[in-house]
RNA sequence: AGCAUAUAAGGGCAAACCCAUCGAAAGGUGGGGACGCAAAGCUACGGACCCUUUGGGGAAGCCGGGCUGCCGAA
Numbered sequence: 001a002g003c004a005u006a007u008a009a010g011g012g013c014a015a016a017c018c019c020a021u022c023g024a025a026a027g028g029u030g031g032g033g034a035c036g037c038a039a040a041g042c043u044a045c046g047g048a049c050c051c052u053u054u055g056g057g058g059a060a061g062c063c064g065g066g067c068u069g070c071c072g073a074a
Base pairs, nucleotide, nucleotide: 012037013036017032018031019030020029021028022027035061041067042066043065045064046063047062049058050057051056
């Protein structure tokens, strides 16, 4: 220096629910809050799903794909 790795340590995200706000809706955003998460970081590309004024819109914490990525001993 590398590989590998945990019921270690440090840090990170934040479901339900509540409040405010935007939206026709699904849902988004901000605050509170933690069920969980090692990609629960980004991306609607494929499938499934949700809404719809049938034009579209949403959802990455459903499963795949792509891109990127933290610490770490015996």